[in-house]
RNA sequence: GAAGCGGACCGGGUGAUCGCCGGCCGCCACGUGUGGCGGCGGGAGGAAAGUCCGGGCUCCAUCGGGUGCGAUGGUGGGUAACGCCCACCGGCCGCGAGGUCAGGGACAGUGCCACAGAAAGCAAACCGCCUGCGGGGCAACCCGCCGGUAAGGGUGAAACGGUGAGGUAAGAGCUCACCAGCAGGCCGGGCGACCGGUCUGGCUCGGCAAACCCCAUCGGGAGCAAGGCCAAGCAGGAAGAAGAUCGGCCCUUCGGGGCCGGCGCGGGGCGGCCCGUCCCGCAUCCGCUUCCGGGUCGGCUGCUGGAGGCGUCGGGCAACCGGCGUCGUAGAGAAAUGAUCGCCGCCCUGCAGGCUCACGAGCCUGCAGGGGCACAGAACCCGGCUUACAGGUCCGCUUCAGUC
RNA sequence: GGGCGGUUAGCUCAGUUGGCUAGAGCGCGUGCUCGACACGCACGAGGUCACAGGUUCGAAUCCUGUACCGCCCA
Numbered sequence: 001g002a003a004g005c006g007g008a009c010c011g012g013g014u015g016a017u018c019g020c021c022g023g024c025c026g027c028c029a030c031g032u033g034u035g036g037c038g039g040c041g042g043g044a045g046g047a048a049a050g051u052c053c054g055g056g057c058u059c060c061a062u063c064g065g066g067u068g069c070g071a072u073g074g075u076g077g078g079u080a081a082c083g084c085c086c087a088c089c090g091g092c093c094g095c096g097a098g099g100u101c102a103g104g105g106a107c108a109g110u111g112c113c114a115c116a117g118a119a120a121g122c123a124a125a126c127c128g129c130c131u132g133c134g135g136g137g138c139a140a141c142c143c144g145c146c147g148g149u150a151a152g153g154g155u156g157a158a159a160c161g162g163u164g165a166g167g168u169a170a171g172a173g174c175u176c177a178c179c180a181g182c183a184g185g186c187c188g189g190g191c192g193a194c195c196g197g198u199c200u201g202g203c204u205c206g207g208c209a210a211a212c213c214c215c216a217u218c219g220g221g222a223g224c225a226a227g228g229c230c231a232a233g234c235a236g237g238a239a240g241a242a243g244a245u246c247g248g249c250c251c252u253u254c255g256g257g258g259c260c261g262g263c264g265c266g267g268g269g270c271g272g273c274c275c276g277u278c279c280c281g282c283a284u285c286c287g288c289u290u291c292c293g294g295g296u297c298g299g300c301u302g303c304u305g306g307a308g309g310c311g312u313c314g315g316g317c318a319a320c321c322g323g324c325g326u327c328g329u330a331g332a333g334a335a336a337u338g339a340u341c342g343c344c345g346c347c348c349u350g351c352a353g354g355c356u357c358a359c360g361a362g363c364c365u366g367c368a369g370g371g372g373c374a375c376a377g378a379a380c381c382c383g384g385c386u387u388a389c390a391g392g393u394c395c396g397c398u399u400c401a402g403u404c
Numbered sequence: 405g406g407g408c409g410g411u412u413a414g415c416u417c418a419g420u421u422g423g424c425u426a427g428a429g430c431g432c433g434u435g436c437u438c439g440a441c442a443c444g445c446a447c448g449a450g451g452u453c454a455c456a457g458g459u460u461c462g463a464a465u466c467c468u469g470u471a472c473c474g475c476c477c478a
Base pairs, nucleotide, nucleotide: 001400002399003398004397005396006395007394008393009392010391012344013343014342015341016340017339018338020043021042023040024039025038026037027036028035029034030033045375049386050385052384053383054382055381056380057223058222059221060220069219070218071217072216073215074088075087076086077085078084089103090101091100092099093098104214105213109212110211111208112207113206126153127152128149129148130147132145133144134143135142136141161179162178163177164176165175166174180204181203182201183200184199185198186197187196188195189194227301228300229299230298236292237291238290239289240288243263245262246261247260248259249258250257251256264282265281266280267279268278269277270276308327309326310325311324312323313322314321315320345373346372347371348369349368350367351366352365353364354363355362356361405477406476407475408474409473410472411471414430415429416428417427423461432448433447434446435445436444454470455469456468457467458466
């Protein structure tokens, strides 16, 4: 320098003006929590997103166990918990840094393995090879039949170990040596997954469980629209309030009812109060007053100090844990965090100059122009995962090439 | 907040214990038929089975994740 691998982080800055949300203080008003004015300080994210996992919290249910259903699945650790994270083991990929894996069980059972092929699961004789028998031919050899044979051909993703020697009619782990694998025993290392060594057994009887299934572990249900408090209106229930009044007229189902007037009582208006005057009512129903339980609209709460952030020290390979110090950091409720202007930064475009060149281009500097500054928007809180993201910064490591 | 389903040709849809070259109808193109057109007949083109990864000898189909769309309940 080129090509890569892994990780951490920033994600416009600043000033002025005008607004928005909520908090505190002061003053004023109405009258006990609202409104107005003034002041002070605060106001989105790394993903606030998707809602894919896990937990806190709240309510409901709950003796214990089994079954079902769902999830997870190497080992050890971290954690409140997880399907997350860390370290390690094993397989696969990469020269490497590294990446990736649902990575338990196929002698508990059932099932599947298309096409091709003779045969695909209690393996199997199509061609070939070979003994025997029969026939033909002078002979080499040919044909047929009963058998043997998995060494060779061919098919397939996969054909029941590989190489060599012995052996045989031909062959075959049939026997032997080495290699590969499997099972079992022993020894050593490791907490463990597992690794290394050695001995025995010719044991060499595949794959699929992200097919059913078996095993182990975990999981009660619902969700801040959880839940709690207050409570208009409407409906319901209970209680209460002044005439079982006098006269006249009318109606009558003979119980009583209606209208008018008088007196009395209750409430209200005018009014400082009395008198007076006007209006309404005197209830069985309707209506009125008071109370009661549930509770709608609505309001308050839950609500942000928590598995918290930062720094430092200690433990640990690490994830993470512990001690000490320090900080105060949004709480809306159809939902605030924005707009304008100036300066700076970055990107894009154009021009000029310079450098490198593998002639495709790339890099640096300066100037000008207008445009842009990604993804996105808290809603009970937290730990993860995943996804989106203009541009930029930093750290560690690998391979190749060159120079010293 | 909770639950469920879908994505296959230009359009509408099939596609099951995973297997041979992924199909149908409409549409499109070419030719035939007709004096010409429609209808009809014959042939043909057209597919990242939404995307990525995995399991498997083999994936549209099984599993996981992602994206988009739709439905239901509170």
Molecule: RNase P RNA; transfer RNA
Organism: Planctomycetia bacterium